[in-house]
Molecule: Bacterial small signal recognition particle RNA
Organism: Anaerolineae bacterium
RNA sequence: GCCCGGCGCGGCGGAGCCUUCCGAACCCCGCCAGGUCCGAGAGGAAGCAACGGUAAGGGAGUGUCUUCGGGUGCCGCCGGUCUCC
Numbered sequence: 001g002c003c004c005g006g007c008g009c010g011g012c013g014g015a016g017c018c019u020u021c022c023g024a025a026c027c028c029c030g031c032c033a034g035g036u037c038c039g040a041g042a043g044g045a046a047g048c049a050a051c052g053g054u055a056a057g058g059g060a061g062u063g064u065c066u067u068c069g070g071g072u073g074c075c076g077c078c079g080g081u082c083u084c085c
Base pairs, nucleotide, nucleotide: 001084003080004079005078006077007076008075009073010072012069013068014067015066016065017063018061019060020059021058022057028053029052030051036045037044038043
């Protein structure tokens, strides 16, 4: 020196977190036209469609952060070796 191990630094990839979009006709929420029901009436009740918001889940994006991984690195330090040069 090679090899092995440890620590550190950087980098790559995955995941979490964050942003955004899609996203349950009904067994999510809100608001409920029309219609229905109760009432003598005033009113009240339930509530379909539509609309809006979201859950599980999925797509896209970013990085102060968290975590995991390696046959990551013409990197650094320390240690080990009875073997090889």